A computed fold for a 153-nucleotide RNA from Streptacidiphilus sp. 4-A2, annotated as c-di-AMP riboswitch aptamer (ydaO/yuaA leader). Its Rfam family is "c-di-AMP riboswitch aptamer (ydaO/yuaA leader)". Rfam links the family to the GO terms cyclic-di-AMP binding and regulation of gene expression. The organism belongs to Streptacidiphilus, within Bacteria.
């Protein structure tokens, strides 16, 4: 002199995940799900996946009902999707598209495109019902263009 790590406070970023309170609960605020008519959808009546158990039946099968379980079908949160090619089917590459980077737009540059929940089931949706406010992280220091907001005079 540099690097790594740790602690406290402050300032930042992704996100709905914040404010106030000594703290909790409740509250304010922010965000999500369910849920009429109308509309959308469907076209005639009913439903439709797999496994196990029980009941109905003299038994079995079938069928029906109930209970429990599962995740392919379907759906939710989220930016986290679609298509093409290759392929050892796990992934890789490419295109389109979506999202982030100290208020906003464009340009430039750098990144991300995960995960998880419900459990055969849900369109929109007034009233109404209900749930969450976590977690992860280090940033600004573009000689760019442009347009705003607020405050003061």
């Nucleotide at each position: 002199g540099g690097c790594a790590c740790c602690c406290a406070a402050g300032c930042a970023c992704c996100g709905a995940a914040c404010c106030a309170c000594g703290g909790c609960a409740g509250g304010g605020g922010c965000g999500g799900g369910g849920g009429a008519a109308c509309c959308a959808g469907g076209u005639a009546a009913g439903u439709c996946g797999c496994c196990g158990c029980g009941a109905u039946u003299c038994c079995a099968g079938c069928a029906u009902c109930g209970c429990g379980g599962c995740u392919a079908g379907g759906g939710g949160u989220g930016a986290a999707g679609c298509c093409g090619u290759g392929c050892a089917c796990g992934c890789a590459c490419g295109g389109c598209c979506g999202g982030g980077c100290a208020a906003c737009u464009c340009c430039a540059g750098c990144c991300c495109g995960a995960a998880u929940c419900c459990g055969a089931c849900a369109g929109c949706u007034c009233a109404c019902c209900u749930c969450g406010c976590a977690g992860g992280c280090g940033u600004g220091g573009g000689a760019g263009a442009g347009g705003a907001a607020c405050c003061c005079u």